Predicted 3D model of a 298-nucleotide part of an RNA (large-subunit ribosomal RNA, domain VI) from a Candidatus Bathyarchaeia archaeon. The coordinates come from a structure-prediction model, not an experiment, and the mean pLDDT is 84. The RNAcentral record of the full RNA draws on ENA.
[in-house]
Context: one part of a larger RNA
Formats: sequence, C1' cells, structure tokens
RNA sequence: UGUUGGUCGCCUGAGGGGAAGGCGCCCCUAGUACGAGAGGAACGGGGUAUCGUAGCCUCUAGUUUACCGGUUGUCCGACAGGGCACUGCCGGGCAGCCACGCUAUUGAGGAUAAGGGCUGAAAGCAUCUAAGCCCGAAGCCUCUCCCGAAAAUAGGCGGCCAUUCCAGCAUCUAGGACUUGGCAACAAGCCCUUUGGCUGGACGAGGGCUCUCAAAGAAGAUGAGGUUGAUGGAGCAGGGGUGUAAGCGCUAAGACUUCGGUCGAGGCGUUCAGCCCGCUGCCCCCAAUCGCCCAAGG
Repeated sequence: UGUUGGUCGCCUGAGGGGAAGGCGCCCCUAGUACGAGAGGAACGGGGUAUCGUAGCCUCUAGUUUACCGGUUGUCCGACAGGGCACUGCCGGGCAGCCACGCUAUUGAGGAUAAGGGCUGAAAGCAUCUAAGCCCGAAGCCUCUCCCGAAAAUAGGCGGCCAUUCCAGCAUCUAGGACUUGGCAACAAGCCCUUUGGCUGGACGAGGGCUCUCAAAGAAGAUGAGGUUGAUGGAGCAGGGGUGUAAGCGCUAAGACUUCGGUCGAGGCGUUCAGCCCGCUGCCCCCAAUCGCCCAAGG
C1' cells in the first nucleotide's frame, strides 16, 4: 500500500517448521510355553541409566571489575577516610546469567510399502487380482509443540466511532421576490433559497509524539504506567550479603626512663555491630505537569 468506512480485541487454520527422539540394563510375564533332561523364550507391562532436544534457577556448583571484609608497598603531615599498584593481592558473596543442577521428553488413530491372506474369474480346475475385500513397519499423515489473514477465493466473531456541521471564494442548475424600461409578450439588473466545485475549520472511536520506566531491548519494536497514579527515584519496613565499624571505656606481652612516669601491637565490652543491596512491600516526598499531532466521515 492492498484487503471497498475507520478502529480495537478475540479467534479459525490454508500453509510452513522440528529428528525430537535414540538406545542399554533390570523386574513382572516365568523357571511358564518348549524340551526326556540339560536348559530355556516371546507378546505385553513397569522401573532405571545414558546420549540428544526444549525449558527453568527451588536445591548443588560456576561467575558475580554491584557489595562486605582482611592485608602489602607508597602517597594525601598523624588519626579517620581514601587514591594508585591486573579488581594490587586474598577470603566470601545476593540478584542476574548459567551447567556440573532441576523438570519434561509419550500415547492413540488413519492410509500404506515389501510381504501375508479371503473370495474369485479370464482359463468348468487352479490362482492374493483382473472387479471386490482383510491385515501389515522405528518409515508417511493427523492429534499433543511453535509460526501463521498478504491464504489476491486477501476469512470469522464481538465492542466502539462515523455514515456530520460551519465559513469563505468563483461559478453552474432550478425556483421565488424586488427595481428599471416597455400597453404587452419580454429585456436588463439585484437579492434570497437550492444543486454541483475548490479552500479552510469544527466534531471525532482510536493511535502516535512528548514524559516515568522494564518481565523487553543494537535502532525500531514489545510490555507496564502517566495524579481517578505506586511507573521510576528518595525514605521506611522485611529479607539478604559481609562479619562485629568509628569513637570511647577496661585491660595488656613488652620497650624506654631523670624511677615521677611515658610509649605500646593485641584482647574484651559498647556491637548478630557498621557498611551495602539490580529483591519484596509500604508511603505521593520528587519526577511522570501542561500539552501537541494524525485520523474514517459514503
């Protein structure tokens, strides 16, 4: 753009995609069928393992240059707090992402192949085939998974809106009133209504832009919100990570000393502290304010 008014939502499923499944072992069947015995099945059903496939993060593990802590050298005069040294090195680590972790990975139906048959002629017989009919595979098709009205035979259902109004310009169709001229038929002019044309505006379901964002994300897109609000931030609470902050108090191996005392790593208490959080809630404190554009109208 089209799908013959526009728009929103829910479907149908022509068609398309995948390989989504493969295999081992054990148990029951069963010490059964079979066999003199020795031995010893199958159809079918169940369990489990492994490979592959798809999904997920509760557990286990990895990562975690968010975060917390320890520590070395040096610098900021000292303390505190920090910079740099591969994140300086090391110990942990939530969310997220992930596998080594967890979950699911069958069954049924239909038409058939090779093949096995029934009935049955040509050809009084025979013959699975010539007419007709029944079976038959991890293979084919369908259901169970995914995409899919651009499937041009362009689908179905439902909701909402519309199927209108106004102004200006030039001019046409039709009708009417008036003025002038004429005795009259009529002619000229002007005004109103009406039909068609062009331009602009109003209304308008819905959509978009701007704005706050994330279960989304290369850009578009998708999804959640926009004060009738918990969308993001701040704050608070819960939960979680690290592991007990600084300051102060009480101690303390020892060192020095003018013998008066001074210095002092470390330990304990305050303190399950302090610091931090991409998680879950609460709360309008801050920011989503105000707005703009498109849009069917036969």